[in-house]
RNA sequence: UUUUUAUUAAGAAGGGCGGAGAGAAUAGGCUCUGCGAAACCCUGGCAACCAACCCCGAGUACUCGGGGGAACGGUGCCAAAACCUAAUCCCGGAAAAGCCGGGAGAUGAUAAAAA
Numbered sequence: 001u002u003u004u005u006a007u008u009a010a011g012a013a014g015g016g017c018g019g020a021g022a023g024a025a026u027a028g029g030c031u032c033u034g035c036g037a038a039a040c041c042c043u044g045g046c047a048a049c050c051a052a053c054c055c056c057g058a059g060u061a062c063u064c065g066g067g068g069g070a071a072c073g074g075u076g077c078c079a080a081a082a083c084c085u086a087a088u089c090c091c092g093g094a095a096a097a098g099c100c101g102g103g104a105g106a107u108g109a110u111a112a113a114a115a
Base pairs, nucleotide, nucleotide: 001115002114003113004112005111006110007109008108013043014042015041016040021032022031023030026086027085028084029083044078045077046076049074050073053069054068055067056066057064058063082107088104089103090102091101092100093099
């Protein structure tokens, strides 16, 4: 980097450094930001994907998968729903276009596995 699977409206901030941008990309909107953006570092926290552990269950042991617990370790995350909408399709409303509502998909992010 690519592919597959799962999740994606919950949750969790202080300091240092830095010095003008940031919220993935395009467009529109909106928001954050010199009362200090991004990046980087430290500390703290959230969560429970992976590994290990405990309890329950199935199973002859090995083991398996489901549920629950816990949180030392590997990642991740800590403004706003992935900030919102659009760019694809379907369903419903409406005579139609537009529009409104719902669902899926796409794109992105994270984890695990594989190449």